[in-house]
């Protein structure tokens, strides 16, 4: 070069047949319980869904180019 895989909150990762509000655990704030911490509970902040165009009435989710990460695998006198 070539082919797959993958990317969604600070970490791990779900999101179905494109359907309209974008989630979950753990971490973070803050309150509840406690003598006091930890569990536990309740609330709560946190998202350019990799980056841009296309399709569609509607796109995390289809298509296309690209961009990083991992893997496989080719050539090198």
């Nucleotide at each position: 070069g070539g082919c797959g895989a993958u990317g969604u909150a600070g970490c791990u990762c779900a999101g179905c047949c494109g359907g309209u509000u974008a989630g979950a655990g753990c971490g973070c704030g803050c309150g509840c319980u406690u003598c006091a911490u930890a569990a536990g509970c309740g609330c709560g902040a946190g998202g350019u869904c990799g980056u841009a165009g296309g399709u569609u009435c509607a796109a995390g989710u289809c298509c296309c180019a690209c961009c990083a990460u991992c893997g496989c695998u080719a050539c090198c006198a």

Notes: Predicted 3D model of a 77-nucleotide RNA (transfer RNA) from a Chloroflexota bacterium. Rfam family: tRNA. The family's RNA type in Rfam is transfer RNA. The coordinates come from a structure-prediction model, not an experiment, and the mean pLDDT is 81. It was read from a public genome assembly. Lineage of the source: Bacteria > Bacillati > Chloroflexota.